Predicted 3D model of a 1499-nucleotide RNA (small-subunit ribosomal RNA) from an uncultured rumen bacterium. The RNAcentral record of the sequence draws on ENA and SILVA.
[in-house]
RNA sequence: AGAGUUUGAUCAUGGCUCAGGAUGAACGCUGGCGGCAUGCCUAAGACAUGCAAGUCGAACGAGAUGGUCCAUCGAAGGCUGAGUGCUUGCACAAAGCUGGACUUGGGUUGCCAUCUAGUGGCAGACGGGUGAGUAACACGUGGGUGACCUACCUUUUUGUUGGGGAUAACAGUUGGAAACGAUUGCUAAUACCGAAUAAGAUAUAGAAGUCAAUUUUAUAUUGAAAGGAGCCUUUAAAGCUUCGCAAUUAGAUGGGCCUGCGGCGUAUUAACUAGUUGGUGGGGUAAUGGCCUACCAAGGUAACGAUGCGUAGCCGAACUGAGAGGUUGAUCGGCCACACUGGGACUGAGACACGGCCCAAACUCCUACGGGAGGCAGCAGUGGGGAAUAUUGGGCAAUGGGGGAAACCCUGACCCAGCAACGCCGCGUGAGGGAAGAAGGUUUUCGGAUCGUAAACCUCUGUCCUUGGUGAAGAGGAAGAGACGGUAGCCAAGGAGGAAGCCCCGGCUAACUACGUGCCAGCGGCCGCGGUAAUACGUAGGGGGCAAGCGUUGUCCGGAAUGAUUGGGCGUAAAGGGCGCGUAGGCGGCCCGGUAAGUCUGGAGUGAAAGUCCUGCCUUCAAGGUGGGAAUUGCUUUGGAUACUGUCGGGCUUGAGUGCAGGAGAGGUAAGUGGAAUUCCCAGUGUAGCGGUGAAAUGCGUAGAGAUUGGGAGGAACACCAGUGGCGAAGGCGACUUACUGGACUGUAACUGACGCUGAGGCGCGAAAGUGUGGGGAGCAAACAGGAUUAGAUACCCUGGUAGUCCACGCCGUAAACGAUGAGCACUAGUUGUUGGGUACGAAUGUAUUCAGUGACGCAGUUAACGCAAUAAGUGCUCCGCCUGGGGAGUACGGUGGCAACACUAAAACUCAAAGGAAUUGACGGGGACCCGCACAAGCAGCGGAGCACGUGGUUUAAUUCGAAGCAACGCGAAAAACCUUACCAGGGCUUGACAUCCCUCUGACCGGAUCUUAACCGAUCCUUUCUUCGGACAGAGGUGACAGGUGGUGCAUGGUUGUCGUCAGCUCGUGUCGUGAGAUGUUGGGUUAAGUCCCGCAACGAGCGCAACCCUUGUCGUCAGUUACUAACAUUAAGUUGAGGACUCUGACGAGACUGCCGAGGUCAACUCGGAGGAAGGUGGGGAUGACGUCAAAUCAUCAUGCCCCUUAUGUUCUGGGCUACACACGUGCUACAAUGGCCGGUACAAUGAGAAGCAAAAUGGCGACAUGGAGCAAAUCACCAAAACCGGUCCCAGUUCGGAUUGCAGGCUGCAACUCGCCUGCAUGAAGUCGGAGUUGCUAGUAAUCGCGAAUCAGCAUGUCGCGGUGAAUGCGUUCCCGGGUCUUGUACACACCGCCCGUCACACCAUGGAAGUUGGGGGCGCCCAAAGUUGGCUAAUCAAUCUGCUACCUAAGGCGAAACCAAUGACUGGGGUGAAGUCGUAACAAGGUAACCGUA
Repeated sequence: AGAGUUUGAUCAUGGCUCAGGAUGAACGCUGGCGGCAUGCCUAAGACAUGCAAGUCGAACGAGAUGGUCCAUCGAAGGCUGAGUGCUUGCACAAAGCUGGACUUGGGUUGCCAUCUAGUGGCAGACGGGUGAGUAACACGUGGGUGACCUACCUUUUUGUUGGGGAUAACAGUUGGAAACGAUUGCUAAUACCGAAUAAGAUAUAGAAGUCAAUUUUAUAUUGAAAGGAGCCUUUAAAGCUUCGCAAUUAGAUGGGCCUGCGGCGUAUUAACUAGUUGGUGGGGUAAUGGCCUACCAAGGUAACGAUGCGUAGCCGAACUGAGAGGUUGAUCGGCCACACUGGGACUGAGACACGGCCCAAACUCCUACGGGAGGCAGCAGUGGGGAAUAUUGGGCAAUGGGGGAAACCCUGACCCAGCAACGCCGCGUGAGGGAAGAAGGUUUUCGGAUCGUAAACCUCUGUCCUUGGUGAAGAGGAAGAGACGGUAGCCAAGGAGGAAGCCCCGGCUAACUACGUGCCAGCGGCCGCGGUAAUACGUAGGGGGCAAGCGUUGUCCGGAAUGAUUGGGCGUAAAGGGCGCGUAGGCGGCCCGGUAAGUCUGGAGUGAAAGUCCUGCCUUCAAGGUGGGAAUUGCUUUGGAUACUGUCGGGCUUGAGUGCAGGAGAGGUAAGUGGAAUUCCCAGUGUAGCGGUGAAAUGCGUAGAGAUUGGGAGGAACACCAGUGGCGAAGGCGACUUACUGGACUGUAACUGACGCUGAGGCGCGAAAGUGUGGGGAGCAAACAGGAUUAGAUACCCUGGUAGUCCACGCCGUAAACGAUGAGCACUAGUUGUUGGGUACGAAUGUAUUCAGUGACGCAGUUAACGCAAUAAGUGCUCCGCCUGGGGAGUACGGUGGCAACACUAAAACUCAAAGGAAUUGACGGGGACCCGCACAAGCAGCGGAGCACGUGGUUUAAUUCGAAGCAACGCGAAAAACCUUACCAGGGCUUGACAUCCCUCUGACCGGAUCUUAACCGAUCCUUUCUUCGGACAGAGGUGACAGGUGGUGCAUGGUUGUCGUCAGCUCGUGUCGUGAGAUGUUGGGUUAAGUCCCGCAACGAGCGCAACCCUUGUCGUCAGUUACUAACAUUAAGUUGAGGACUCUGACGAGACUGCCGAGGUCAACUCGGAGGAAGGUGGGGAUGACGUCAAAUCAUCAUGCCCCUUAUGUUCUGGGCUACACACGUGCUACAAUGGCCGGUACAAUGAGAAGCAAAAUGGCGACAUGGAGCAAAUCACCAAAACCGGUCCCAGUUCGGAUUGCAGGCUGCAACUCGCCUGCAUGAAGUCGGAGUUGCUAGUAAUCGCGAAUCAGCAUGUCGCGGUGAAUGCGUUCCCGGGUCUUGUACACACCGCCCGUCACACCAUGGAAGUUGGGGGCGCCCAAAGUUGGCUAAUCAAUCUGCUACCUAAGGCGAAACCAAUGACUGGGGUGAAGUCGUAACAAGGUAACCGUA
């Protein structure tokens, strides 16, 4: 940074889609480790259980326990030592005294420690959760508060004196199931209440004061407190220290209130508001205020969007983006709101209070039925909802909070751990070597290629892992205290061991093959893949991408300049209002001065922290953490500047307007007048038609039409003039005259002095049709009627004809109301018409110039192109309107207008990937121009009718093998179906095979002959029978598998070959030029030609394939050569038979000749055409061969070749027989005829092309004949095969015949193993249809048509076919209007599969969304009325010494009830249109002149 997709291609417009990033995510597959974060987005739904707010005994009384204490018991131990033993100085030891452990008891007092319910204090207003409500001063930001409060904390000053009465606890009695009470009695305080004093407050009076705030003086009233602990000393008191308490000062912190500015949608919500807006008095509050109340006034808000409705917590920030923006508001931080729903107050410094109270309603639970209890949107957790979101964990060690003097207690705040790939970041799953390129997989052109150094194998390493050891920081100021945690880290050992998936591979978009499938199954983000060779489905191999993840889905931004401020448009693609006037608003000429609002600049304050960015440091790195800076684009305030904009003041004239002088005009309105024409009426003349059409008919007319003459009536429109002429804002305006009236233009420069431009709403005008009332009505003419046309014809055409068209007065308000082009101003080459004026020169025609209009062309410029181009679609400025894919739809609903018809405003669901513009190349046209062709016309002969032959369809069949299908299949493949051919059918055989190659074994054959067998092949037997350098070769038989074989499929997989347009004159390229491009030019144009043949011209110049020529043949002549051909002269013969000749014919080789060369005329001094001469031949002499680029998926897989698929004891091969030859019928191509231009009989003449040895065959003989016998000659200018029509003579006499020959019978001939199915020929006999052929249709322009025979290929035999040959030998052609085909140019196109195209609407069927609808249901909100809990305030009131307090009541009021109306949503029989669907039905409206040009508005 772009890409895909509209087209045959192009450019532009325009939508859809993709590639990127992000996520509190979810789903699918997969899953090794660690760090850091994050984790109910849905049901503000309901909750079991546990925990989440307590603490203080240093405020108080009381209680419990223990100790002290008292009494009791009296152990160990100590003292003393009677006595005893003996080793005579050692040991034991009674009694006594002491000692006081332990046991038991007591509560009288005091004391100590711990604990406890209660009174009391502080904290439960913080911390934690959630986002329902809220569109608001809720939030953000900046201010104000002289209109306020603030517990605990800090600070200043002072005080803490002296009294009083209760009450809980407790005890007794007592109610209740419980919750919880009731009553009597006792008691304490830092609980409560007076008194004193002080500050302070209030009132009055005075003073100071900028007479405001405020300060101050006096008087009156009012107005605080509480003690506890420790130490010392003591009888007590007092004293000291400390914690409290009261008043007060200042602060800090936290709040209340007010306010500027800022941030959603909807106008299909336009009006809202009665405490509403303001004032005064009063009340209330910490405080201002309609906050509340009484009275007074009638205000207040709103198009700069009030009110209503919908949606929504706001922000710092997050995501994205180059930015401007857009989107979001999880985690973290600030603010707000809420705590089951609704209402209310109490306490307090602070609440109208998440884990407080009262009331009401719903729900849940307990109950003894009388009553009670509860509120996880705290942490866990449960079930529910959902696509979806964790543990009923550990700890107060740290940080922080509450209480306390403290120890300490409490703390689901918090710190940690657990679960989850949910996210970000990091690491690993090994590293190096290793080619026999292993095996295996896949593929293959069978050679190979690839997976692939990949593996194996060798050498290493140890991150993660496992085991063992060690082991923190986090803990401060002396000590203690670690949940995490034996965690992080470190050391050692072990072993490559335990650790890779997911998506994709047609294009976009990196990455390709095989098989399977066969519009099936499926894929798909868009385009689109799939119907038998799918790189798009599924699988496999391979490859690409990312990686512990990968894909999919949802959402947001981006790309999208696709809502465009940056940064778009409106002639034709979507888009200029039908036109004007004008309000608000926006914008605005020149000069001077003031001001400083905008603007610019400096300073100050603020813009919390976190985040982002830069930078330093710490985690090994990173994510992450932490320090500093920048930034926070904003707001406020202050100083300065003054060019521009604004504002104020003064001036100017060029913008604008006025005056004066002129001329032009279908400008408007009204009244009057005129002639031509149509129609009608009357009268005259006059007679049979008129009228109408493509042709007719309806219609009119003998009751006199039409025609014609005269007179009259009436309505409508105004010929010529008349002109891309005029006027008007547009719609529009056309005879003449008059009246009234609007505007523009030219000239002048007297006046005003910016008075201007645009213009949302608003007001007015506004074709036709339509509408109301009243007139009018000649012509025309919707509707309607009739006649035609037609398959139909509710149309086009014709005959009639009513509304309407006309007038007056109203309405409607739309048009393709168009220049598809809004208005205004300024600027930017020219040329040439025309209308109305002016100026200069000039006698005049005129010339030059200028202003205002109106046209054509054209430069620059612009545009996608077409085009526009001073009348801009150019260059700029100002203002308004409008557009944002197609369809649905200018529709529905709602609203406004209208008498109605309708108009204006104006969606959505759903659906498609396009719809649309300009231009290009083709193709096509019942468009145009030009040209050609046996295309028509002019002719000749046919076909179509008959019989037969051949081919085809159909039918039949065991089979009737297959192919060919408009022209361009059908006497075609087939230049020969009795067998064979043969591919088909029936039946019988064979299975490495009828045929090819390779391998092994055996044999010596094979061939040939004979016999048996068989329907035949097959099979069986016998005879005969190789070469050799001995290696073998060759041949046969048998065997094995590779393989053979296939006229099986696909001509839509192919090659090759062929047909056709068409022997038509076309088809292209290089370079250049033009165009953004597809493309164009050349190749078009003027002539000419058979021809893109040639000439001329030309931004083209050249070239190629085609045309022509070169080739063959034929027509004339010459030269050379004469055998098998020829014969003039000579000789000869029956005969060119033989000699001879080289003259002729002829043969066959080389040449000549024809080139518009010559003459004349025309033509552009051209090409060329016409005429003429000469010539055998004259304008490519005749004929042939020769077929451009391409079209038809044309034909052929059955000529051949060939990919893929299929068969393999058969779809191969072989044999016998049958079939391809069938036969009601239809078509095509031919033959023979229908006769006298003939048939028959007789006579008689003249060719050419050719082929000939398994051949052509003569003479001669036989036969009526086919033919047979025969075999001279000939491998051929030598021999042989060879004419008929014609001509001469005769006969027939117009008939189903002496025409015609089908059919059939008999008898023969020939070929061949074999003529039954199923050959050809002959003779005799038989003697059908047919008397010239409907609609229609074919061939042919000269040696042609027509007619006559001959030959050849194929072939044993078998042409009416095919290909050739010669004989005889015409007619017609005015011409290009028409039919068919083709070529060139041009035009239109909505076609490009290209008119056999495209395409519209109804109806029928299915599905989808939606409108209407009698109604029904639900919801939110407001309004009116009724009732009214709790509660505050007020009033009245019982008891009491007082503080206190009982009851009643008033106002307000939640929930509730009733009522009316509006709104929203759902649903509804039936109904309306819309969309989509495969190959339905009916027509053919549109696209070409679309066959009636199309389209817009209206009926």
It matches the Rfam family "Bacterial small subunit ribosomal RNA". Its family is annotated with ribosome and structural constituent of ribosome in the Gene Ontology.